[in-house]
Molecule: SAM riboswitch aptamer (S box leader)
Organism: chicken gut metagenome
RNA sequence: UCUUAUUAAGAGAGGUGGAGGGACAUGGCCCAGUGAAGCCUCGGCAACUUUCAUCAAAUGAAAAAGUGCCAAAUCCAUCAGGCAAGUUUUGUACUGAAAAAUAAGA
Numbered sequence: 001u002c003u004u005a006u007u008a009a010g011a012g013a014g015g016u017g018g019a020g021g022g023a024c025a026u027g028g029c030c031c032a033g034u035g036a037a038g039c040c041u042c043g044g045c046a047a048c049u050u051u052c053a054u055c056a057a058a059u060g061a062a063a064a065a066g067u068g069c070c071a072a073a074u075c076c077a078u079c080a081g082g083c084a085a086g087u088u089u090u091g092u093a094c095u096g097a098a099a100a101a102u103a104a105g106a
Base pairs, nucleotide, nucleotide: 001106002105003104004103005102006101007100012042013041014040015039016038020031021030022029025078026077027076028075043070044069045068048066049065050062051061052060053059074099079096080095081094082092083091084090085089
């Protein structure tokens, strides 16, 4: 980089650090000296890989190992359309796309 799948569920304490953080840009909205990011330790969640059960699929169970994750929907919008309202803009747990994240494979 490509392919496939998933993304409104779930799960935090301590130490260190010292001002930012929520992927990028714009606009919102939030978190943060009652201590942000980063790093370390321990704990937890989930069940992609994995293991087990008849076994082809599907389904169910487990959590030792490889990853991942532990504010808010992937925080929300952005592009195309639907629906509602009517100022041409606003709303919408409507659909799709794009982008992103994670896993497995190439």